Molecule: THF (Tetrahydrofolate) riboswitch aptamer
Organism: chicken gut metagenome
RNA sequence: CAGAGUAGGCGUCGCGCGUUAAGUGCCGGCGGAUGGGAAGUCGCCGCCGGACGAAAAGCCGAAAAAACGAGGAUCGGCUUGCGGUGCGGCGCCGCGUCCGCUG
Numbered sequence: 001c002a003g004a005g006u007a008g009g010c011g012u013c014g015c016g017c018g019u020u021a022a023g024u025g026c027c028g029g030c031g032g033a034u035g036g037g038a039a040g041u042c043g044c045c046g047c048c049g050g051a052c053g054a055a056a057a058g059c060c061g062a063a064a065a066a067a068c069g070a071g072g073a074u075c076g077g078c079u080u081g082c083g084g085u086g087c088g089g090c091g092c093c094g095c096g097u098c099c100g101c102u103g
């Protein structure tokens, strides 16, 4: 002098969850983790509290009632959607300072 690797971010695929609204996102408080080491946050995670707040549609089945049948309601399932949805695989991106590591 050059380079690698964190937390994590985005995309994509798969499997789920929710659609009877959890989750996500926002605000506040407390705590924690964060290249191998040290310190560290405007980034990340957890807990508590607060405010806000949504997209459903179609099909099939069951049982009850009824003179018979159908529809609706109830329960279950499937498909297509929807959600700033969860987890996992893969790809890309990814430490500002000092030391270390590789060349």
Base pairs, nucleotide, nucleotide: 001103002102003101008093009092010091011090012089013088014087015086016085017083018082019081026050027049028048029047030046031045032044036099037098038097056080057079058078059077060076061075062074